The RNA shown here (transfer RNA) has 82 nucleotides and comes from a Patescibacteria group bacterium. It matches the Rfam family "tRNA". By type it is a transfer RNA. NCBI's taxonomy places the organism under Bacteria, Bacteria candidate phyla.
RNA sequence: GCCCGGGUGGUGGAACUGGUAGACACGCACGACUCAAAAUCGUGUGCCGCAAGGCGUGAGAGUUCAACUCUCUCCUCGGGCA
Numbered sequence: 001g002c003c004c005g006g007g008u009g010g011u012g013g014a015a016c017u018g019g020u021a022g023a024c025a026c027g028c029a030c031g032a033c034u035c036a037a038a039a040u041c042g043u044g045u046g047c048c049g050c051a052a053g054g055c056g057u058g059a060g061a062g063u064u065c066a067a068c069u070c071u072c073u074c075c076u077c078g079g080g081c082a
Base pairs, nucleotide, nucleotide: 001081002080003079004078005077006076007075010026011025012024019065027045028044029043030042031041032040046055047054048053058074059073060072061071062070
């Protein structure tokens, strides 16, 4: 330098013939149980906001009624070739 694959919450990891994201698990918070813990069970858990609402898929553009998903450029991680 060229080619391929990945980048989503605090963590792992879903959702991709474009259709309304954060499923599920872990962790965390509160509660129940206990003398007290552990284990177990219940509820909640992206960000801002009192609320209404707004914003969020590595960054920036483009296409579209609609983009995590398609296109382009860049950043970054891993692998291969030279």

Annotation
The coordinates come from a structure-prediction model, not an experiment, and the mean pLDDT is 81.